Overview: Predicted 3D model of a 76-nucleotide RNA (transfer RNA) from a Bacteroidales bacterium. The sequence is in RNAcentral, with records from ENA. The coordinates come from a structure-prediction model, not an experiment, and the mean pLDDT is 81.
[in-house]
């Protein structure tokens, strides 16, 4: 320089053959306890990397970036 996968909440992942997104873990709040933790309920948190295209609609296709991981070339 080439290939090829990845990017969604704070962190670890799901996810849909295109119809405005969840889960665990943390956070916050109540319950409980003499008090802490555990259990239990419940709240809050995400223009799905980023610019741009098809679409009535795009997290989802198509595509330039950028950023990470793997593989190949090069390498006096």
């Nucleotide at each position: 320089g080439c290939c090829u996968c990845a990017a969604u909440a704070g962190c670890u992942c799901a996810g849909u053959a295109g119809g405005u997104a969840g889960a665990g873990c943390a956070a916050c709040u109540g319950a409980u306890u003499u008090g802490u933790a555990a259990c239990c309920a419940g709240u809050a948190g995400g223009u799905c990397g980023u610019g741009g295209g098809u679409u009535c609609g795009a997290u989802u296709c198509c595509u330039g970036c950028u950023u990470g991981g793997g593989g190949c070339a090069c390498c006096a």
Description: Lineage of the source: Bacteria > Pseudomonadati > Bacteroidota > Bacteroidia > Bacteroidales.